Model confidence (mean pLDDT): 76 of 100. Bacterial RNase P class A from Streptomyces umbrinus, 406 nucleotides, folded computationally. The gene name in the source record is rnpB. Rfam family: Bacterial RNase P class A. Rfam describes the family as follows. Ribonuclease P (RNase P) is a ubiquitous endoribonuclease, found in archaea, bacteria and eukarya as well as chloroplasts and mitochondria.

RNA sequence: CGAGCCGGGCGGACGGCCGCGUGGAGGUUCUUGUGGACCUUCCCGAGGAACGUCCGGACUCCACAGGGCAGGGUGGUGGCUAACGGCCACCCGGGGUGACCCGCGGGACAGUGCCACAGAAAGCAGACCGCCGGGGGCCUCGGUCCUCGGUAAGGGUGAAACGGUGGUGUAAGAGACCACCAGCGCUUGAGGUGACUCAGGCGGCUAGGUAAACCCCACCCGGAGCAAGGUCAAAAGGAGCCGCCCUAAAAAGCGGCUCUGCGCGGACGUUCGAGGGCUGCCCGCCCGAGUCCGCGGGUAGACCGCACGAGGCCGGCGGCAACGCCGGCCCUAGAUGGAUGGCCGUCUCCCCGGCCGCCGCGAGGCGACCGGGCGACAAAAUCCGGCGUACAGCCCGACUCGUCUG
Numbered sequence: 001c002g003a004g005c006c007g008g009g010c011g012g013a014c015g016g017c018c019g020c021g022u023g024g025a026g027g028u029u030c031u032u033g034u035g036g037a038c039c040u041u042c043c044c045g046a047g048g049a050a051c052g053u054c055c056g057g058a059c060u061c062c063a064c065a066g067g068g069c070a071g072g073g074u075g076g077u078g079g080c081u082a083a084c085g086g087c088c089a090c091c092c093g094g095g096g097u098g099a100c101c102c103g104c105g106g107g108a109c110a111g112u113g114c115c116a117c118a119g120a121a122a123g124c125a126g127a128c129c130g131c132c133g134g135g136g137g138c139c140u141c142g143g144u145c146c147u148c149g150g151u152a153a154g155g156g157u158g159a160a161a162c163g164g165u166g167g168u169g170u171a172a173g174a175g176a177c178c179a180c181c182a183g184c185g186c187u188u189g190a191g192g193u194g195a196c197u198c199a200g201g202c203g204g205c206u207a208g209g210u211a212a213a214c215c216c217c218a219c220c221c222g223g224a225g226c227a228a229g230g231u232c233a234a235a236a237g238g239a240g241c242c243g244c245c246c247u248a249a250a251a252a253g254c255g256g257c258u259c260u261g262c263g264c265g266g267a268c269g270u271u272c273g274a275g276g277g278c279u280g281c282c283c284g285c286c287c288g289a290g291u292c293c294g295c296g297g298g299u300a301g302a303c304c305g306c307a308c309g310a311g312g313c314c315g316g317c318g319g320c321a322a323c324g325c326c327g328g329c330c331c332u333a334g335a336u337g338g339a340u341g342g343c344c345g346u347c348u349c350c351c352c353g354g355c356c357g358c359c360g361c362g363a364g365g366c367g368a369c370c371g372g373g374c375g376a377c378a379a380a381a382u383c384c385g386g387c388g389u390a391c392a393g394c395c396c397g398a399c400u401c402g403u404c405u406g
Base pairs, nucleotide, nucleotide: 001402002401003400004399006397007396008395009394010393012347013346014345015344016343017342018341020045021044023042024041025040026039027038028037029036030035047377051388052387054386055385056384057383058382059225060224061223062222066283067282068281069280071221072220073219074218075217076090077089078088079087080086091105092103093102094101095100106216107215111214112213113210114209115208128155129154130151131150132149133148134147135146136145137144138143163181164180165179166178167177168176182206184203185202186201187200188199189198190197191196229304230303231302232301237260238259239258240257241256242255243254244253262296263295264294265293266292267291268290275287276286277285278284311330312329313328314327315326316325317324318323350373351372352371353370354369356367357366358365359364
């Protein structure tokens, strides 16, 4: 310098004019009322993914009596975390010269299935071409044909053919036997928290693949979701209390307060239990005096939830790391038809072309000027931790390979 691989970050700045939203302070005004309107000023006001809605939670409400069956999720080991299907480190397997990357990583001896085509044969298989022996025929005495038996070492087919190489042996062969090796089983020692790794001994000689096929095994799993869930107001009526009025005393009427909560009709039910709950079902258990249907009427408003968080930033310590602990500083949108925008100007980043200067022994590097061009993906709505997807143009760092120079 080029190529690669891994991690982190930015993705516009400044000024002017006009215009928005929450909150704080001050003021003006309306008003029954901290209710409304307006003005000034101050702080703050979109993201690394706000997207996908794929996981996990916080939070809220319901439930918590278990048992069985189903359903879903995960799948090497050890850690991190509130948790996860996430992250970190390691092990094994595979890819790559390498840095690194990938893995639906338990089980094929519980069972069932599948391995097309080709091939003799793809679960206990198999003889197409072959090799050997016996018998017979022909014969140019090289051989050839038929039949019986042995054989699976050689060739062929295929992704894969019943371990591999070398030898002994044999009529010819074959783990039939032997040496070495691979695999498997048993076992000894060492290392490691562990998955596993390394070294050794013995053994029978040894069909595979596929579970990202069904399945088996191990572990885990209440439901619903901010339109969760609350408070106030209002309403057609009813009940109670107080006051006024009237009266001999009351009633009726009017006003206020508190509680309750619409009217009519129907079905079932109140311990012989309607209805509801315990994941989907069953058993079983629990709550329970009202539940449901039809018609008609009232309300649809205001507020909370609502942003102080498993929070952010900086430093130190521990740890290979993920991350944890300690100390300090900070408060950074909260709308509700839904705010952060519009215009102008000057730049900046980057790309292309031209041209010049400087640094260096060199390979090479840096900078200025002129002209032209460009600016991505995209937007809160309860919040957080992840994962996935999209992204014009750049910046920083570590490492690997190649080339060149000193």